This is a predicted structure of an 82-nucleotide RNA (transfer RNA) from Enteractinococcus sp. The prediction has a mean pLDDT of 80.
RNA sequence: GGCAGAUUACCCAAGCGGCCAACGGGGGCUGACUGUAAAUCAGCUGGCAUUGCCUUCACUGGUUCGAAUCCAGUAUCUGCCA
Repeated sequence: GGCAGAUUACCCAAGCGGCCAACGGGGGCUGACUGUAAAUCAGCUGGCAUUGCCUUCACUGGUUCGAAUCCAGUAUCUGCCA
């Protein structure tokens, strides 16, 4: 340099253009249970604060009524080729 793949929340990780603030697990917070703790169970875990609203899936653009998902470029990582 060329080709291919990957990048999602604190970590791991799933994710057909609409049912997605995004399955699930870990971790964390709160509560129940317990003499205490562990284990177990329940709720919560982007923000505001809530029947809702806002902003998000590496970054920047684009397509679309609508994008984590499709397209282009860029960045980083991995593999293969040279």
Its Rfam family is "tRNA". Its family is annotated with triplet codon-amino acid adaptor activity in the Gene Ontology. Rfam classes the family as a transfer RNA. The source organism's lineage runs through Bacteria, Bacillati, Actinomycetota, Micrococcales and Enteractinococcus.